[in-house]
RNA sequence: GGGCCCAUAGCUCAACGGUAGAGCAACCGGUUCAUACCCGGUCGGUUCCUGGUUCGAGUCCAGGUGGGCCCACCA
Numbered sequence: 001g002g003g004c005c006c007a008u009a010g011c012u013c014a015a016c017g018g019u020a021g022a023g024c025a026a027c028c029g030g031u032u033c034a035u036a037c038c039c040g041g042u043c044g045g046u047u048c049c050u051g052g053u054u055c056g057a058g059u060c061c062a063g064g065u066g067g068g069c070c071c072a073c074c075a
Stems, first nucleotide, its partner, number of pairs: 001071007010024004018055001026042005048064005
């Protein structure tokens, strides 16, 4: 220098262009003499950033940032 992949809740990950979800964690309650397990509920999001397309974008397009992989170059 070139190519490919990834970025969504505190963590791990989903989501045909049409209401952003699950598990775990946290919190509250049930259960228990008590704790854990278990059960029920609640909370938690500027979908990496900036633009574009569209009636409508997490999703499509362009640029950028960060991370990973491969190739090339470099004395």
The RNA shown here (transfer RNA) has 75 nucleotides and comes from Candidatus Rokubacteria bacterium 13_1_40CM_69_27. RNAcentral holds the sequence, with entries from ENA. Its Rfam family is "tRNA". By type it is a transfer RNA. The source organism's lineage runs through Bacteria, Bacteria candidate phyla and Candidatus Rokuibacteriota.